RNA sequence: ACGAACGCUGGCGGCGUGCUUAACACAUGCAAGUGGUGCGACGAACCGGGGCUUGCCCCGGGGCAGAGCCGCGAACGGGUGAGUAACACGUGGGUUACCUGCCCUGAUGACCGGGACAACCCGUCGAAAGACGGGCUAAUACCGGAUGUGCCCGCAAGGGGAAAGGAGGCGUAAGCUUCCGCAUCGGGAUGGGCCCGCGGAGCAUUAGCUUGUUGGUGAGGUAAAAGCUCACCAAGGCUUCGAUGCUUAGCUGGUCUGAGAGGACGAUCAGCCACACUGGGACUGAGACACGGCCCAGACUCCUACGGGAGGCAGCAGUGGGGAAUCUUGCGCAAUGCACGAAAGUGUGACGCAGCAACGCCGCGUGCGGGAAGACGGCCUUCGGGUUGUAAACCGCUUUCAGUUGGGACGAAGGUUCUGUGGUUAAUACCCGCAUGGAUUGACGGUACCUUCAGAAGAAGCCCCGGCUAACUACGUGCCAGCAGCCGCGGUAAUACGUAGGGGGCAAGCGUUGUCCGGAAUCAUUGGGCGUAAAGCGCGUGUAGGCGGCUGAGCAAGUCUGUUCUGAAAGCCCGAGGCUCAACCUCGGGAGGCGAAUGGAUACUGCUCAGCUCGAGUCCGGAAGAGGAGAGUGGAAUUCCCAGUGUAGAGGUGAAAUUCGUAGAUAUUGGGAAGAACACCGGUGGCGAAGGCGGCUCUCUGGUCCACACCUGACGCUGAGGCGCGAAAGCGUGGGGAGCAAACAGGAUUAGAUACCCUGGUAGUCCACGCCGUAAACGAUGUGUGCUAGACGUCGGAUGUUCCGCAUUCGGUGUCGCCGCUAACGCAUUAAGCACACCGCCUGGGGAGUACGGCCGCAAGGUUAAAACUCAAAGGAAUUGACGGGGGCCCGCACAAGCGGUGGAGCAUGUGGUUUAAUUCGACGCAACGCGCAGAGCCUUACCAGCCCUUGACAUCCCGGUCGCGGGGAGCGGAGACGCACCCUUUCAGUUCGGCUGGACCAGAGACAGGUGCUGCAUGGCUGUCGUCAGCUCGUGUCGUGAGAUGUUGGGUUAAGUCCCGCAACGAGCGCAACCCUCAUCCUUAGUUGCCAUCAUUUAGUUGGGCACUCUAAGGAAACUGCCGGUGACAAGCCGGAGGAAGGCGGGGAUGACGUCAAGUCCUCAUGGCCCUUAUGGGCUGGGCUACACACGUGCUACAAUGGCGGUGACAGUGGGCUGCGAGCCUGCAAAGGUCAGCAAAUCCCCAAAAGCCGUCUCAGUUCGGAUUGUCCUCUGCAACUCGAGGGCAUGAAGCCGGAAUCGCUAGUAAUCGUGGAUCAGCAUGCCACGGUGAAUACGUUCCCGGGCCUUGUACACACCGCCCGUCACACCAUGGGAGUUGGUUUUACCCGAAGCCGGUGCGCUAACCCGCAAGGGAAGCAGCCGACCACGGUAAGGUCAGCGACUGGGGUGAAGUCGUAACAAGGUA
Repeated sequence: ACGAACGCUGGCGGCGUGCUUAACACAUGCAAGUGGUGCGACGAACCGGGGCUUGCCCCGGGGCAGAGCCGCGAACGGGUGAGUAACACGUGGGUUACCUGCCCUGAUGACCGGGACAACCCGUCGAAAGACGGGCUAAUACCGGAUGUGCCCGCAAGGGGAAAGGAGGCGUAAGCUUCCGCAUCGGGAUGGGCCCGCGGAGCAUUAGCUUGUUGGUGAGGUAAAAGCUCACCAAGGCUUCGAUGCUUAGCUGGUCUGAGAGGACGAUCAGCCACACUGGGACUGAGACACGGCCCAGACUCCUACGGGAGGCAGCAGUGGGGAAUCUUGCGCAAUGCACGAAAGUGUGACGCAGCAACGCCGCGUGCGGGAAGACGGCCUUCGGGUUGUAAACCGCUUUCAGUUGGGACGAAGGUUCUGUGGUUAAUACCCGCAUGGAUUGACGGUACCUUCAGAAGAAGCCCCGGCUAACUACGUGCCAGCAGCCGCGGUAAUACGUAGGGGGCAAGCGUUGUCCGGAAUCAUUGGGCGUAAAGCGCGUGUAGGCGGCUGAGCAAGUCUGUUCUGAAAGCCCGAGGCUCAACCUCGGGAGGCGAAUGGAUACUGCUCAGCUCGAGUCCGGAAGAGGAGAGUGGAAUUCCCAGUGUAGAGGUGAAAUUCGUAGAUAUUGGGAAGAACACCGGUGGCGAAGGCGGCUCUCUGGUCCACACCUGACGCUGAGGCGCGAAAGCGUGGGGAGCAAACAGGAUUAGAUACCCUGGUAGUCCACGCCGUAAACGAUGUGUGCUAGACGUCGGAUGUUCCGCAUUCGGUGUCGCCGCUAACGCAUUAAGCACACCGCCUGGGGAGUACGGCCGCAAGGUUAAAACUCAAAGGAAUUGACGGGGGCCCGCACAAGCGGUGGAGCAUGUGGUUUAAUUCGACGCAACGCGCAGAGCCUUACCAGCCCUUGACAUCCCGGUCGCGGGGAGCGGAGACGCACCCUUUCAGUUCGGCUGGACCAGAGACAGGUGCUGCAUGGCUGUCGUCAGCUCGUGUCGUGAGAUGUUGGGUUAAGUCCCGCAACGAGCGCAACCCUCAUCCUUAGUUGCCAUCAUUUAGUUGGGCACUCUAAGGAAACUGCCGGUGACAAGCCGGAGGAAGGCGGGGAUGACGUCAAGUCCUCAUGGCCCUUAUGGGCUGGGCUACACACGUGCUACAAUGGCGGUGACAGUGGGCUGCGAGCCUGCAAAGGUCAGCAAAUCCCCAAAAGCCGUCUCAGUUCGGAUUGUCCUCUGCAACUCGAGGGCAUGAAGCCGGAAUCGCUAGUAAUCGUGGAUCAGCAUGCCACGGUGAAUACGUUCCCGGGCCUUGUACACACCGCCCGUCACACCAUGGGAGUUGGUUUUACCCGAAGCCGGUGCGCUAACCCGCAAGGGAAGCAGCCGACCACGGUAAGGUCAGCGACUGGGGUGAAGUCGUAACAAGGUA
């Protein structure tokens, strides 16, 4: 934007538009008639006359209607787009090759005759339609003769050839005159016919087509040129500038879109064409091969008396059907136009109007102003409020439109008639023209318009609100239901689904769907590309074509320009005008073509001519080379054969085996044979167009370079097709065959191993000849020419020279590098730069380089080359990460070196599993599992069973009652909670003295409480982990189109991004370090409860005394690579040394960057949302968390002599203590009990330290080990049954050092020994802390694990626990092949041959004319018959397209299927 359709909605008007599908079939009505002034007949109304039986008849006039003859029209107007790729259309021409009714104009004529046929009448046939026979008749119907200006034929002579009247006026008539006609010829106008140039569809997977075909001669034919047709002759004609074929299509003005160039379309309106049920045919006519004519054939429908007939809406309405879909069986000829007519007029579904449809465009309305308590209601809410919202109510105002009342057009011009006047004429008739006046003509329509009245009164919806894209919240739902144009939403907090509120947009419409253009520079003329994104043919040669050096002359095709013609109207643009505006309409102007004709210009291109030498080529002289072909020849090596020496192995691999070898291998020596390939030289060296070419010699041969500048004179470049060459593999025939080696065999490897490795081994590799024609045929870069900085190598030649691996120059071949280019990477005189010429190629991925078809090939296959379907990507370059069975550097108890464990046993403890009424819940690799739990008998407790409570165990508010409450004792029922009842003690505060207030308790109602219920994936907070790893970032600057980089990389160094140096970076922040605590040394201060060297004293630091020492606890000092030497770069630092209590971070702790793991925790706490509310809340009793076939983690104790047992008058430190620690004494074998001192603690107590030392045991399931069990006790506690700890006696299990595997630890560490504390009534092998004794080892960084930095590759980015390939299985979809089958279309050959035209014949038939008195004959015809052509139909054989098709091939898609692991990292065999 639309001829639209669909959904929801719908007030009015104007102007437009309305079967895009079935050119499917059609009922009914209408759509082409008209003329009586061409003709005959019939003749109603009416008028006049007459007759009389006064309502009839006759005569005359008059002439309706209808039929016929005749004329004109019916070829226009109206419809449709099937066919048509064509002179069909458009545009411009030609026609000396033509026609043209009606119309205009000019000239001339219109004389004399004749015979018929309809109507009508009679008859026959037929159901009908209709037909036939006989008879009468008119004409502007038909025919003959005459004349013939002009016309036609013919060289001429000559010949041929026409007509019609009608109406009016005047006139007795003859005749005159007007109008309309008639005939011939000329001209015009209009309309057509034919021909030509140019222009506008697709497919080359259509490449050859053609026999009337191309031309000629002759004839026929037409209005007219022409193979238009025929005979003969010739063999042509068209075509890669696309013939032929197939498919599609009416063409145009224009319409839509677009900045334009273009692209798409061809409704309405207009021009042309074609068609009229399908096919064929002619007739009539000025014109048709005829929409509402004819004939034939066919299909279909209808009528029928079955004999035969009728019909053609793609005219207007309308019907059925098809379809997503397209209207009234309306009014009128009033206007415009057309036909006929002298005219009046008649006809006209053309047309003018009305109806239906929001189908489109345009206009209008649904009210306007005021109105805050910001009402009610709705929705949201952080509960305060916000929003709907001046919106409503309410007040005031207006009245378009619709409604109502009344009025009421324009469109009407004309025609006719009267009067006047002009023309014609003899004429004042007639006729024609003009003028005035009168009467008369409207479908629309009582419509437009104007007006009265009433009242805000009758009039708003649709879509959207995640981004694009203007507009946000709540609830519901819970990957469901659904949405979706693209991206994508929905799995319990959805601005994306549904609803609501609110908002946004448009508005009598709004959305959706479809289609076209745009955006799309995404087919690129304007205006793209091809190294890596899609894209340079593997290479050359060369045809057509395209393009082409310098100078001069001519021509004027291209080019430029003037003039003329044309480019219809409408449309478009501009201006003006008319409907109130607009849409719409009218007028004027403009624009629009690769158009045509003609005149001119000549720079450029072109053509012709003449010249030139620089492009190109040639002669001559040199040069290099794995350039090609053929023939010959050489040595090394390998294998084989023969012989010698020689003996047990050889060979092969990661390791092996197959294999060879005592029949003598391997090794070694000599000899021989064969085939293939040519070490060193050898080189980003050379040659060639590419493929490619490598020992040496000879022969033949192609190309290139340099020097010279003799010759030719543009001879050039490119190159569609064509032709040739073209690695390897492969194929054919024949040779050859040493080595190597697909296939194959065996051995290994492996889960498998049709592989990688090994041992063998055939085609093949080699030669000759012939095919194939491909490749990552690559520089992934077409060829040619010119121009545009350099530097350094190297090959060939030349020149110069100071003779130098020096300069210059030409030609190759490389590396680096400006400008410039590029998306970047990169390219850069060997361009991917700047230009020109020509060719090839590309247009998202997959399907697919596949199918079909063609061509080529012996085959394999090659070449050319689609579509359906499917996806929202595929891809390039670069960036940051992550990763690698990539690399480099470095670190860590990471390995290694060591010590001790775990894994085996028994027990403890946690977990899984199982069980259970319940075994509450959480934690799950490291980083869950002696974890939450620093302590489950009740409690805890969240779980289970049962019994109870319901404003609740707890908080706030209200009302009523009581005055308390609290504490103690004790009773009954009950398992208890709880319920009932009693005693003792105590008797609240303020006070205005009022049951007034507070407070407490009891009872009640409702708001609410309560929840260890769910969601840690809605969250806060806290925590774990990488990791105490050395990292993580920022500002400014710089670089890059950008992501981003730089800094932070590099050289050193460090525990460290620690420090130094360098550097397009300079600085900074969070981390590291330091600052903090503690331990180690010293000093100062202070000495009680601590200490005791000295003095005195004691059993005893007990006391006096003292505070030196130890210690305590406050403050300070001390360590900084500061000093020396070496090393390093003179640095940072490192190594060694001195001194020092301590030395290079002195030991330990606290301290955890940016972040990662949707890590952990809703059961610590907090918290959004959801859920429960006589229960998922609360209380209680009992049970459970303690279960036990098993499995795992973490521990304890052991297996013993480095030990057990016994003895013993050795020595710590941290801590804790009043419901507490409890000395001492007594009792008990002991756990423990009794008693009581001291101590709120440097004072008293826990407190005994243990390993140690001495003795004994002597290798044994023991004097090891202590599980288990029996029994008797102790303690805590309301209560130890489930289910505590401890003691005594007795019992005395497994276990003799632990498989695979695995853990900790680098020094006061490991190991070992005991001690304390938290929790706690009681309960530790766990946890946290304390001290005693006190080792071994570290060569080193290859490997395992983790980590840091740099670098590399990447198809990974939820990031290798990644990605991803193919078969198979299943489902669906489209498609190829397919025995065939069905249909369309077309070709060829033949048969048949309607109607019809043409030709022949025409013995039958015939009024006009001729001859003839006539009969008859002739002329001219007709029927019939024959022939040619030909539609339909038939037979046969092909081509082509489409449908279906058992079966079959691959392809695509699909949720988590199966098998493997091919690719991406060196992807584990690049």